The part of an RNA shown here (small-subunit ribosomal RNA, central domain) has 399 nucleotides and comes from a metagenome. The RNAcentral record of the full RNA draws on SILVA. Rfam family: Bacterial small subunit ribosomal RNA.
[in-house]
Context: one part of a larger RNA
């Protein structure tokens, strides 16, 4: 050294992409690097171990054997790993067709509210608090009506609802654009997983330059409270919050749970597809039935001498009614299935709490990280940054 761990005890990088490396599906054949076996050489002696011998025993000395688990050469084996060749489709990907979504970027636009300004009405208060005061108001406030301007955020819908790798994303319209999911086929043929370094994204606050500033509001000022009040409460109020471009690179960046794959009871919701069944509805068509009827044909009755008129059925045309059925669309219900999401739970796991097919269960591959508390995520040095600082990261000492 061969170790144990990482939801809450120390410990999962904030999150992607990806280089090296590590690991890697099925079949056939070949090779023999790893692997396994044999042989030969070597592996000094002493030591260690076993069986004997000598000092009265022992330590000690000494004979023989074994061992020296190694290395080299050579002859073989071919299951597994590796290499070569050929083939395959279950992994992965591409094409086709769909529906869902606050996914991202840009431009335009809407209404409510707030504040300010202008005008009208109107008069003495308003505002604020536990109570007050500072503050605003007779130079006409608050309130109310009409008009104008500005900036920021988008009520209801709204949901353990959706989308995104994470940070995060919410009025409406248009343009550009990424990803996931589903169904049925076709195609490529292992093209895969992870990922040290690297590189990109990354809330809020903060920084630089230039704009913007309605509301809110660090700092600051005043009023209260109080023993004091550098606070909590109140009145104001500047950076900032907003936009463009460039930095910063951190968070309880949390599911405090790295990524990928396989397997292992169920139940109840919910979101998005697909399939089947049933129901409702819309549109179109078909079938037979029935009602009315312009005009026409034929039959019967009746009036008439006759032509002809009237009436009732029939055929065909047009319009309508209800019914059955077919196709397509929409909606609902139920069942099945795929992908997400939430709760409860068998086995199992866990120190317990709890987790439990979205695992913290059972396994595999790869990466990151931990190793008593304090000192300390500090000092020094390096790298990055305009700075703030970030990152990497100790020791003495002490318990």
């Nucleotide at each position: 050294c061969u170790g144990g761990g990482c939801g809450u005890a120390a410990a999962g990088c904030g999150c992607g992409c990806g280089u090296a490396g590590g690991u890697g599906g099925a079949u056939a054949u070949u090779u023999a690097a790893g692997u396994c076996g044999g042989a030969u050489g070597u592996g000094a002696a002493a030591u260690c171990c076993c069986c004997g011998g000598g000092c009265u025993c022992a330590a000690c000395c000494u004979g023989g054997g074994a061992a020296c688990u190694g290395c080299a050469u050579u002859c073989g084996a071919a299951a597994c790993u590796g290499g070569g060749u050929a083939u395959c489709u279950a992994g992965a990907g591409u094409a086709u067709g769909g529906g869902a979504g606050a996914g991202g970027g840009a431009a335009g636009u809407g209404g409510a509210a707030u504040u300010u300004c202008c005008g009208g009405u109107g008069u003495a208060g308003c505002g604020g608090u536990g109570a007050a005061a500072u503050g605003c108001g007779u130079a006409g406030a608050u309130a109310u009506c009409g008009g104008a301007a500005a900036g920021a955020a988008c009520a209801c819908c709204a949901g353990u609802g959706g989308c995104g790798a994470a940070g995060g994303c919410g009025g409406c319209u248009u343009c550009c654009u990424g990803g996931a999911c589903c169904a049925a086929u076709a195609c490529u043929g292992a093209c895969a997983c992870u990922g040290a370094g690297g590189u990109g994204c990354g809330a809020a606050a903060g920084c630089g330059u230039g704009g913007g500033u309605a509301g809110c509001a660090a700092a600051c000022a005043g009023g209260a409270u109080u023993a004091g009040a550098g606070a909590c409460c109140c009145u104001g109020g500047u950076a900032g919050u907003c936009c463009a471009c460039g930095c910063c690179g951190u968070a309880a960046a949390c599911g405090a749970u790295g990524a990928g794959a396989a397997c292992u009871a169920g139940g109840u919701g919910u979101u998005a597809g697909c399939u089947c069944a049933c129901c409702a509805u819309u549109a179109a068509g078909u079938u037979a039935u029935u009602u009315g009827u312009a005009g026409g044909g034929g039959c019967g009755a009746u009036a008439u001498a006759g032509a002809u008129g009237u009436c009732g059925g029939c055929c065909g045309g047009c319009a309508g009614a209800a019914a059955a059925u077919u196709u397509a669309g929409u909606g609902g219900u139920g069942a099945g299935u795929u992908a997400g999401u939430a709760c409860c739970g068998a086995a199992g796991c866990u120190a317990a709490c709890g987790c439990g097919u979205u695992a913290a269960g059972u396994u595999c591959u790869c990466c990151g990280c931990c190793u008593g508390g304090g000192g300390a995520g500090u000092a020094c040095g390096g790298u990055c940054g305009c700075a703030a600082g970030a990152u990497u990261a100790a020791a003495a000492c002490u318990c």